[in-house]
RNA sequence: UGAGCAGGCCAGGCGAUCGCGGGCGGCUUUUCCCACAUGGAAAGCUGUCCGAGGAAAGUCCGAGCUCCACAGAGCACGGUGCUGGGUAACACCCAGGCGGGGCGACCCGAUGGAAAGUGCCACAGAGACAUACCGCCGUAACGGUAAGGGUGAAAAGGUGAGGUAAGAGCUCACCAGCGGUCCGGGUGACCGGGCCGGCUAGGCAAACCCCACCGGGAGCAAGGCCAAACAGGGGGCGUGGCGCGGGAGGAGACACCCUCCCGCGCUGGGGGCUGCUCGUCCCAAGCCCUCGGGUAGGCUGCUGGAGGCGGCGGGCAACCGUCGUCCUAGAUAGAUGAUCGCCGCCCUCGACUGGCUCGCAGCCAGGAGGGAACAGAACUCGGCUUAUCGGCUUGCUUAAGCA
Numbered sequence: 001u002g003a004g005c006a007g008g009c010c011a012g013g014c015g016a017u018c019g020c021g022g023g024c025g026g027c028u029u030u031u032c033c034c035a036c037a038u039g040g041a042a043a044g045c046u047g048u049c050c051g052a053g054g055a056a057a058g059u060c061c062g063a064g065c066u067c068c069a070c071a072g073a074g075c076a077c078g079g080u081g082c083u084g085g086g087u088a089a090c091a092c093c094c095a096g097g098c099g100g101g102g103c104g105a106c107c108c109g110a111u112g113g114a115a116a117g118u119g120c121c122a123c124a125g126a127g128a129c130a131u132a133c134c135g136c137c138g139u140a141a142c143g144g145u146a147a148g149g150g151u152g153a154a155a156a157g158g159u160g161a162g163g164u165a166a167g168a169g170c171u172c173a174c175c176a177g178c179g180g181u182c183c184g185g186g187u188g189a190c191c192g193g194g195c196c197g198g199c200u201a202g203g204c205a206a207a208c209c210c211c212a213c214c215g216g217g218a219g220c221a222a223g224g225c226c227a228a229a230c231a232g233g234g235g236g237c238g239u240g241g242c243g244c245g246g247g248a249g250g251a252g253a254c255a256c257c258c259u260c261c262c263g264c265g266c267u268g269g270g271g272g273c274u275g276c277u278c279g280u281c282c283c284a285a286g287c288c289c290u291c292g293g294g295u296a297g298g299c300u301g302c303u304g305g306a307g308g309c310g311g312c313g314g315g316c317a318a319c320c321g322u323c324g325u326c327c328u329a330g331a332u333a334g335a336u337g338a339u340c341g342c343c344g345c346c347c348u349c350g351a352c353u354g355g356c357u358c359g360c361a362g363c364c365a366g367g368a369g370g371g372a373a374c375a376g377a378a379c380u381c382g383g384c385u386u387a388u389c390g391g392c393u394u395g396c397u398u399a400a401g402c403a
Base pairs, nucleotide, nucleotide: 001399002398003397004396005395006394007393008392009391010390012343013342014341015340016339017338018337020051021050022049023048024047025046026045027044028043029042031041032040033039053374057385058384060383061382062381063380064379065219066218067217068216077215078214079213080212081211082096083095084094085093086092097111098109099108100107101106112210113209117208118207119204120203121202133149134148135145136144137143138142157175158174159173160172161171162170176200177199178197179196180195181194182193183192184191185190223300224299225298226297232291233290234289235288236287237286240267241266242265243264244263245262246261247260248259249258250257269283270282271281272280273279307326308325309324310323311322312321313320314319345371346370347369348368349367352366353365354364355363356362
């Protein structure tokens, strides 16, 4: 210098103007409540402070919290699946084992059991678990044969010798694997070694299944409190009297009369405001009081917590302990924004100028144009996964050159 591997961090800065949500104050109000006041609530104006993320996302795991259910045990169902540790817990994290990939740093793996049973193994192939197509051998139907050919991702451990009708772990030597047993190392997964057994008839459990362990359900629209309107239950007071005018009906020779309805006036009554009076308003069939459940609506849950940072100590690490210090989003159809200026960052372009350089090339500065992502809290945490313009930084690997 090139090419890589693993981790950590940032997510433009400053200013001006306008706007939005929240906290704490101040002022105002012909508003409401009220114990009647220097009180409370609400609204408006105003001052000040604060106001999204590394993933706030997907809602995939695990918890806190809340309500419901619950004697105990088993079955079913679901989940997890090498070992040790961490943690409130986990399917997460750390360390290690084993297998695979990479020259390497390092990466990937649901990684218990296929010798309990069932099932599956496309196409090809005779055959995918006991199978004979070609070939070889015997004596033709048939039988033997996994050595050779052929198919396939996978077909009877491999090489050699013996053996045989031809062959074959059929036998033997060595090698590979498996099982048993013993020894050594490790907490363990597992590793190393000795001996024995021809044991060598595959793979798939993210197919059923077996084994071990774990698991009640619903979720802040949980849950708690207050509570209009309408409807319902209970209670209280009422729906009156007189006069005038009009109308309908009855009765009647006519007049007089009777009943009902409507309008107006007077008077009385009921109820609200009030401690009472006055006053005022409402009522002619309602008005008023009250009860329970509870809708709309409001309050709460609601943001300080398994919290961040730093020092020290323990641990390989995840993490734990201790001390110090820091901390203000809480909206509810959902605020956290918009515009402008300056600076910074990235990309592209190439005329000229300047600098580095002996010079060319190249780089830097001045110029022009363009770009700045993914995305947004909604009860709160711990994780995982996915998305993300660009930049900074630490450690390590590898190749070449130079000293």